[in-house]
RNA sequence: UCGCUAGGACCGCCUAAUCGAUUUCCCGCAAGGGCGAUCGUGCCGGGAACCCAAGUUUUCCUUUGGGGUGAAUCCCGUCGGAGCGCGCACCGCGUGCCGACGGGUAGGGCUGAUCUUCCCAGCCCGAACCCGUCAGCUAACUCGGUCGGCGGUUGAGUGGAAGAAA
Repeated sequence: UCGCUAGGACCGCCUAAUCGAUUUCCCGCAAGGGCGAUCGUGCCGGGAACCCAAGUUUUCCUUUGGGGUGAAUCCCGUCGGAGCGCGCACCGCGUGCCGACGGGUAGGGCUGAUCUUCCCAGCCCGAACCCGUCAGCUAACUCGGUCGGCGGUUGAGUGGAAGAAA
């Protein structure tokens, strides 16, 4: 000097996933920090009346189960696998299921020099999990969550309208 890796601080992004106090223990000369626990704060989610909605009168719902968090729904194609039906010499046609891959899509996010809404442009996501036969909405009430995952010298952009703030 260059490259790679790890940690910390700070800045930024997705998400509800912020911020604070007390305290056992640990580190420290101290100031102050760290793990855990508890209680708050802000934010988020579930259950739960009247009314409404829905449904019904020898009824209905209840396996084609149903429901929840979440933007994450829905559709098409290719290949392979085990079936079913039909025709059948070889084999073919149709149909749903499972798996892999690909394409789109409802919807969602970021950037375009403060915030909100709309438009435009570009780049991405379009998953996963949970309850356990049970839940429409829903005030009081009540029960929970507050995790996790990324980026920071290198690219692109540095647009429009209205309102607000400073």
Model confidence (mean pLDDT): 79 of 100. c-di-AMP riboswitch aptamer (ydaO/yuaA leader) from Rhodococcus tukisamuensis, 166 nucleotides, folded computationally. The sequence is in RNAcentral, with records from Rfam. Lineage of the source: Bacteria > Bacillati > Actinomycetes > Mycobacteriales > Rhodococcus.